[in-house]
RNA sequence: GAAGGUGUCCGGGCGGCCGCGGCCGCGCCUUGCGCGCGAGCCGAGGAAAUUCCGGGCUUCACCGGGCAGGGUGCCGGGUAACCCCCGGGCGCCGCGAGGCGACGGAAAGUGCCACAGAAAAUACACCGCCGAUGGCCCGCCCCCGGGCGGCGCACAGGUAAGGGUGAAAAGGCGAGGUAAGAGCUCACCGCGGCGCCGGUAACGGCGCCGGCACGGCAAACCCCACCCGAAGCAAGGCCGCAUAGGCGGCGGGACCCGCCCGGGUCACGCGCCUUCGGGCGCGCCGCCGCGGGUAGGCCGCAAGAGCCGGUCGGCGACGUCCGGCCUAGAUGAAUGGUCGCCGUCUCUCCGCGAGGGGAGAAACAGAACCCGGAUUAUGGGACACCUUCCCGU
RNA sequence: CGGGGCGUAGCGCAGCCUGGUAGCGCACUUGCUUGGGGUGCAAGUGGUCGGCCGUUCAAAUCGGCUCGCCCCGACCA
Numbered sequence: 001g002a003a004g005g006u007g008u009c010c011g012g013g014c015g016g017c018c019g020c021g022g023c024c025g026c027g028c029c030u031u032g033c034g035c036g037c038g039a040g041c042c043g044a045g046g047a048a049a050u051u052c053c054g055g056g057c058u059u060c061a062c063c064g065g066g067c068a069g070g071g072u073g074c075c076g077g078g079u080a081a082c083c084c085c086c087g088g089g090c091g092c093c094g095c096g097a098g099g100c101g102a103c104g105g106a107a108a109g110u111g112c113c114a115c116a117g118a119a120a121a122u123a124c125a126c127c128g129c130c131g132a133u134g135g136c137c138c139g140c141c142c143c144c145g146g147g148c149g150g151c152g153c154a155c156a157g158g159u160a161a162g163g164g165u166g167a168a169a170a171g172g173c174g175a176g177g178u179a180a181g182a183g184c185u186c187a188c189c190g191c192g193g194c195g196c197c198g199g200u201a202a203c204g205g206c207g208c209c210g211g212c213a214c215g216g217c218a219a220a221c222c223c224c225a226c227c228c229g230a231a232g233c234a235a236g237g238c239c240g241c242a243u244a245g246g247c248g249g250c251g252g253g254a255c256c257c258g259c260c261c262g263g264g265u266c267a268c269g270c271g272c273c274u275u276c277g278g279g280c281g282c283g284c285c286g287c288c289g290c291g292g293g294u295a296g297g298c299c300g301c302a303a304g305a306g307c308c309g310g311u312c313g314g315c316g317a318c319g320u321c322c323g324g325c326c327u328a329g330a331u332g333a334a335u336g337g338u339c340g341c342c343g344u345c346u347c348u349c350c351g352c353g354a355g356g357g358g359a360g361a362a363a364c365a366g367a368a369c370c371c372g373g374a375u376u377a378u379g380g381g382a383c384a385c386c387u388u389c390c391c392g393u
Numbered sequence: 394c395g396g397g398g399c400g401u402a403g404c405g406c407a408g409c410c411u412g413g414u415a416g417c418g419c420a421c422u423u424g425c426u427u428g429g430g431g432u433g434c435a436a437g438u439g440g441u442c443g444g445c446c447g448u449u450c451a452a453a454u455c456g457g458c459u460c461g462c463c464c465c466g467a468c469c470a
Base pairs, nucleotide, nucleotide: 001389002388003387004386005385006384007383008382009381010380012342013341014340015339016338017337018336020043021042022041023040024038025037026036027035028034029032045364049375050374052373053372054371055370056369057232058231059230060229062263063262064261065260066259067258069228070227071226072225073224074088075087076086077085078084089103090101091100092099093098104223105222109221110220111217112216113215126163127162128159129158130157133156134155135153136152137150138149139148140147141146142145171189172188174186175185176184190212191210192209193208194207195206196205197204198203236299237298238297239296246290247289248288249287250286251285252284253266254265255264268283269282270281271280272279273278292469293468294467306325307324308323309322310321312319313318344361345360346359347358348357349356350355394466395465396464397463398462399461400460403419404418405417406416413450421437422436423435424434425433443459444458445457446456447455
């Protein structure tokens, strides 16, 4: 100098003028959803977004057992919790710094593997190879039953090395072996089992044994381990205005945290008929629907798993302690507009050059109960550390 | 703000759960029927399954991300 990797951060700045929301203070009278004033204070984000996870908070009286349903998934740790983070293991990618990984179980069971192919999981035999053994044919010998021979046949049969099919073909490769072959035998590799050692563990290393028995799919059902109640601030509470607590259907118990069971809590009475089992009706309660009314205010709601700086512990995520700070709260919904100067980027002109002039651009997006993450979008820029290559000294 | 659903041919839908061939109706095209048109009959054309990534031999279908559209939810009695 070039090409990269990782992490952290910024997301225009200053000033003038005009405006907006909230808090605070003051004033006014028409006391209310009021109006006005102020050199007062505060006023969007890293993602406020997607709503993908987790939690706080609130309501559903509650408790136990069983069954469903959902989620997570190498190991250890962090955390309020997590589909998050940190450290490690294993696998893959990269020369490397580093990056990526839904990464438990397929010898618990069930299921699927289209087409092609002989065969798709109880393996099988289309071409091919062989035909040792049995059979057939031919020849010869001994003499009527056998024997011997034949680069004979390919009938039975053997085989799975090679070809072919397929995404995938029943351990791979080499040597021996054989009629031809084959873990049939052996070496190496893979796989499985056992033991020892290291490690908290995942896992790794070494040794011995097993001749291979065990295809893939669990983002198929499922099994194993662990976790999980549901709904959501339009939760929920208080006040106020108004209306018809009217009509219809279902149920006779409701709640019981999805369903069932057990306990528990709350809630059912009256009338008539009766063959004394019960039936009918009314009220009452619950659920659903129709109809009616108001669409107003306050709380929840801004001090929190809070932010900043430091100490100590830890490789780290993070935790302990100390000090400081208060940091948006709207409800058709504020946080803006304009001018000047400066800075950034792009294009262009002048100049050998340092530099100067002109024009243009500035993203993604905007709180709505709050917080921790993940994911996605984002013009441009800054810093630190690291890797590979080239050049100079 | 919160919750739920949908996206497949020009239009309306099925197929998705349980992966392997994308189908139905209308519309469109051609032919026959008719003097011509309609109707009827026969044949046919037409689909990146919203987009991207993954799992799998194989994805409309399973999983994740993303884009677009639709619906529901106020309180009182």
Annotation
Predicted 3D model of RNase P RNA and transfer RNA as a complex of 470 nucleotides. Model confidence (mean pLDDT): 80 of 100. Rfam match: Bacterial RNase P class A. About the family: Ribonuclease P (RNase P) is a ubiquitous endoribonuclease, found in archaea, bacteria and eukarya as well as chloroplasts and mitochondria.